[in-house]
Context: one part of a larger RNA
Formats: sequence, structure tokens, C1' cells
RNA sequence: CGCAGGAUACUUGAGGGGAGCUGACCUUAGUACGAGAGGACCAGGUUGGACCGACCGCCAGUGCACCUGUUGUCGCGCCCGCGGCACCGCAGGGUAGCUGUGUCGGGAAGGGAUAAGCGCUGAAAGCAUAUAAGCGCCAAGCCCACCCCAAGAUUAGGUAUCCCUACCGUAAGGUACUGAAGGCUCCUGGAAGAUUACCAGGUUGAUAGGUCACUGAUGUAAGCACCGUAAGGUGUUGAGUCUAGUGAUACUAAUAAGCCGUGCGA
Repeated sequence: CGCAGGAUACUUGAGGGGAGCUGACCUUAGUACGAGAGGACCAGGUUGGACCGACCGCCAGUGCACCUGUUGUCGCGCCCGCGGCACCGCAGGGUAGCUGUGUCGGGAAGGGAUAAGCGCUGAAAGCAUAUAAGCGCCAAGCCCACCCCAAGAUUAGGUAUCCCUACCGUAAGGUACUGAAGGCUCCUGGAAGAUUACCAGGUUGAUAGGUCACUGAUGUAAGCACCGUAAGGUGUUGAGUCUAGUGAUACUAAUAAGCCGUGCGA
């Protein structure tokens, strides 16, 4: 920009893409078959491999503004207690998130038309012949079916709902008034994201921060008291601290405002 008014939701599916793999074991059955050795078709079930997708409850990894220990050095006047730097100084753990080695799921079943192949009826050609007319069966393959995208599918679809005037004019349009529904800018943010887009919100508000509670992580803070000559230990104390988690709560910030879009539609 188009989709012959504008808008908001929900959809149909032309078309396109993805997937499509396979082993072993058990039963049937030590049956059919076979002198024996051996050993099935058909049918039913179980469990795997690789591959693909989703997810983080479990297991495991990471987790550079979480907790703890600790070395050297410098600083806060000193002690105590802290902080900076040294690869995140090093080391032990670790929430959310992100992950796989973890968990769950998938290939199927079914239908249609077929290939090779196997047939029925059957003439040409009194026979024969699956074919010439006609009718069947049959594949991991083809078309559906399963998952995803999808109306710029210009053949531009469908459904529901919402919105917008008076006068003049045959009409196109003009004058006055009006600026709807809805959208955007802007702002708070996000398991969305390079920007954009998308999504949740903007006081008629839980969108983010803060605060409080809880979960969870670390592992018993500082100070004080007691014990010990001391290093240190014990008690207060599962203490103190805490990022992303789950809730609650308007305390802070989403204020205010502006813009687009018209007037019943060739």
C1' cells in the first nucleotide's frame, strides 16, 4: 500500500514445511515341517537402540552483585570488626534461570489409489487366456490421516461484536459542527527480545521496585558471658546473612499530556 467504511476478537485452510528408522525377547510352539539335526509362516504382547520434540518435579552441571572458610598485601589511627586487590585470589556449597547425562512424549493404527506380483469373469480366436469391455487382492513407497506455518490464497475468505451528523446538492462534493469505536506516542515491565516485533500493565492499578511473610541457600553472625596460661572452645543460636523463587501489600514509579483515526461508506 492493497484486501471498496473503520475497528476488535475468534477462525476456515488453498498451499507449504516437519515426521516417516529399527533390534532383541516372550506367547502361539519345540507346534506345522523334518529320519534327525534343526525349526517356522500367520497372529498377539514386552522391552530397547539411534533420532526428533517439549520440560526442569527427580538426578546432574553451571550459576562473576548468594552464604561460608582461607592465603598474601594495602586501607578504615590501633585492637576487634570490616573493605579493596591478587584469574570470581583460591577453596567448599548453592536459589531462580539456562541446560543434559535427567524426565515425559513421538514414529503408529486406519482409509483411498497404485508398483512389481497374484487373481475372478471373459471374448477377439467354439479352445486357451488376469484384459480387449468389466471386477478384485497387494508395499517401509504415493494421497489423506499426525505436528507446525498459513487469506498478499490480489480467487486477498468466514463468524461475532463495536463505532460514526445536520443542512445544501441528482451526484461528485460543499458548509457548519464534530474527532467515534479503536490504535499509537510516552511510561512500568516480561520465562518476549540485538533494535524492532510480541505479551502483561499504566491509579477503576499488583507492571516493576521497596516492605512483609513463606520457600530455598549457606551453616551456628556480631556483641556479651563463661571455661582455658594460650591457640581455642561453649552458651546466647539452626544463629546471622541472602540474587533472580511463591504470595501479600499502593510505600515509590507507571503522572500529566499529545497524536492518528471521522461522520453510514464507489